[in-house]
Context: one part of a larger RNA
RNA sequence: CGCAGGAAAUUUGAGAGGAUCUGACCUUAGUACGAGAGGACCGGGUUGGACGUACCUCUGGUGUACCAGUUGUUCUGCCAAGAGCAUAGCUGGGUAGCUACGUACGGGACGGAUAACCGCUGAAAGCAUCUAAGUGGGAAACCAACCUCAAGAUAAGAUUUCCCUGACGCAAGUCCUAAAGGUACGUUCUAGACUAGGACGUUGAUAGGCUGGGGGUGGAAGUACAGUAAUGUAUGGAGCUGACCAGUACUAAUUAACCGUGCGG
Numbered sequence: 001c002g003c004a005g006g007a008a009a010u011u012u013g014a015g016a017g018g019a020u021c022u023g024a025c026c027u028u029a030g031u032a033c034g035a036g037a038g039g040a041c042c043g044g045g046u047u048g049g050a051c052g053u054a055c056c057u058c059u060g061g062u063g064u065a066c067c068a069g070u071u072g073u074u075c076u077g078c079c080a081a082g083a084g085c086a087u088a089g090c091u092g093g094g095u096a097g098c099u100a101c102g103u104a105c106g107g108g109a110c111g112g113a114u115a116a117c118c119g120c121u122g123a124a125a126g127c128a129u130c131u132a133a134g135u136g137g138g139a140a141a142c143c144a145a146c147c148u149c150a151a152g153a154u155a156a157g158a159u160u161u162c163c164c165u166g167a168c169g170c171a172a173g174u175c176c177u178a179a180a181g182g183u184a185c186g187u188u189c190u191a192g193a194c195u196a197g198g199a200c201g202u203u204g205a206u207a208g209g210c211u212g213g214g215g216g217u218g219g220a221a222g223u224a225c226a227g228u229a230a231u232g233u234a235u236g237g238a239g240c241u242g243a244c245c246a247g248u249a250c251u252a253a254u255u256a257a258c259c260g261u262g263c264g265g
Stems, first nucleotide, its partner, number of pairs: 001152001005163007015149004021049007033038001051106005059100004066093005071086006111143002117137004164264001166175003176262001181259003185201005206252003209248005215241003222235005
C1' cells in the first nucleotide's frame, strides 16, 4: 500500500515445513515343523539405544560480589572492627536465571489408492489363462492421519462485537466536529540485538524502596565469662543476604499531545 467505511477479537485452511529410526528380553511355545540337531510365522507385553521437543521438582554445572574462611600489603590516629589492591587475590559453599549429566513426553493406531507379488470370475482361443471387459488382497515408499506456520490464498475467505447519521455553498471550498480504536510518552517483563510482543500508568501493585516470608551462608558486632595466651563459650540457628514469593502508594508511571472522522462504488 492492497483486501471498496473504520476498528477490536475469534477463526477456516489453499499451501508450506517438521516428524517418520531401531535393538534386546518375556510370553504365545520348546508349540507348529523336523528322524534328530534345532526351531518359528501370527499375536500380546516389557525395557533400551540414537534422535527430537519441552522443562528445572529431583541430581549436578554455572552463578564477577549472596555468605563465610584466609595470605600479603596500603589506609581509616592506635586496639578491635573494616575498606582498597593482588585473575573475582585465593579457598569453601550457594538463591534466581540459564542449563545437561537431570526430569517428562514423542515416533502410535486407524484409513485410502498402489508396487512387486498372490487371487476371483473370464473370453479372445468350446480347453487353459489374475486381464482383454469386470473385481479382491497386498509395503517403512505415495495421499491422508500427528505437530508447527499459514488469507499478499490479489480467488486477499468466515464469524462476533464496537463506532461515526453536522451547517453553508452551483462548485472550489469554508466553518463545526474528532467516534470506536490506535500511536507516542512513561514504569517495565519469565518478551527482546534493534524493532516487535505482553503487563501497567493514580479508578494504580508496573518497577524501585520498605515490611514479612522463602532460599543461601553458618554462629555477626559488642559485651560478659574461662584461659598466661593463641583461642573457646554464652547472649543467639546469631548476623548478613542479587535476581525468588507476598503485602504495602513512600518514590517514579504527571498534565498534556498526535493519528483516526461525520453511514461509506
Molecule: large-subunit ribosomal RNA, domain VI
Organism: Oligoflexia bacterium